The prediction has a mean pLDDT of 89. The part of an RNA shown here (large-subunit ribosomal RNA, domain VI) has 247 nucleotides and comes from a Patescibacteria group bacterium. Rfam family: Bacterial large subunit ribosomal RNA. Its family is annotated with structural constituent of ribosome and ribosome in the Gene Ontology. Lineage of the source: Bacteria > Bacteria candidate phyla.

Context: one part of a larger RNA
RNA sequence: CGUGGAAUUUUGAGGAAACACAUCUCUAGUACGAGAGGACCGAGAUGUACGAACCUCUAGUGCGCCGGCUGUCCCACCAGGGGCACCGCCGGGUAGCUACGUUCGGCACGGAUAAACGCUGAAAGCAUCUAAGCGUGAAGCCGUUUCCAAGAUUAGAAUUCAAAGGAUCCUCCGAGACCAGGAGGUUGAUAGGUGGUAGGUGUACGGGCCGCGAGGCCUUUAGCCGAACCAUACUAAUAGUCCGAUG
Numbered sequence: 001c002g003u004g005g006a007a008u009u010u011u012g013a014g015g016a017a018a019c020a021c022a023u024c025u026c027u028a029g030u031a032c033g034a035g036a037g038g039a040c041c042g043a044g045a046u047g048u049a050c051g052a053a054c055c056u057c058u059a060g061u062g063c064g065c066c067g068g069c070u071g072u073c074c075c076a077c078c079a080g081g082g083g084c085a086c087c088g089c090c091g092g093g094u095a096g097c098u099a100c101g102u103u104c105g106g107c108a109c110g111g112a113u114a115a116a117c118g119c120u121g122a123a124a125g126c127a128u129c130u131a132a133g134c135g136u137g138a139a140g141c142c143g144u145u146u147c148c149a150a151g152a153u154u155a156g157a158a159u160u161c162a163a164a165g166g167a168u169c170c171u172c173c174g175a176g177a178c179c180a181g182g183a184g185g186u187u188g189a190u191a192g193g194u195g196g197u198a199g200g201u202g203u204a205c206g207g208g209c210c211g212c213g214a215g216g217c218c219u220u221u222a223g224c225c226g227a228a229c230c231a232u233a234c235u236a237a238u239a240g241u242c243c244g245a246u247g
Base pairs, nucleotide, nucleotide: 001151005161006160007159008158009157010156014148015147016146017145020048021047022046023045024044025043026042032037050105051104052103053102054101058099059098060097061096065092066091067090068089069088070085071084072083073082074081075080109143110142111141116136117135118134119133165243166242167241168240169185170184171183172182173181190236191235192234193232194231195230196229197228199225200224201223206219207218208217209216210215
């Protein structure tokens, strides 16, 4: 830009992906074989690679979470803190993102075939799977499974609307390079804040008591806390503007 206005729901021409393998048990120490050895077919179990999704568990990360520690500078000093030192170093760690974690997947079936094996059968009174005709037969082919898909210019269909609808702008996101997509815009829980909960750290400051002191105990399962969940209009999504007419 097209599909001669729009919203929602769709069909599927066509395309892409996937299709794995091993071991063990039973059948059965059976068939076979002098023995040694040792099956087809069929039934089941386990696992390995591979793939997808997810974060309950385990584990990693988690540079604006909590705690401990050193040096130095600063907040006049004590106490308590802040800056810098690889995130200063160290111990942990929510959400998110992950695998080393968890769950799931490959099935089964149908059609046409390859090699191969056949049936009927002449040319050629026999024989012959082939010349006419008809079967069986692969992880392969076409379906079946999953995903994309009407620029499929053959531009499809259904329903409902028709000034309907859309955009700008703003608050945001499990969406994202930008754009797009999605959730919202007061008839509102979209983000922030606040309250509560979960969760993390591990018992704050101050004060009291004990100890000469370093320090210990009590107040105190405290204090602090990013992303999570629930709630709540306190703050911000105000007011508006633009596009949009077919025959």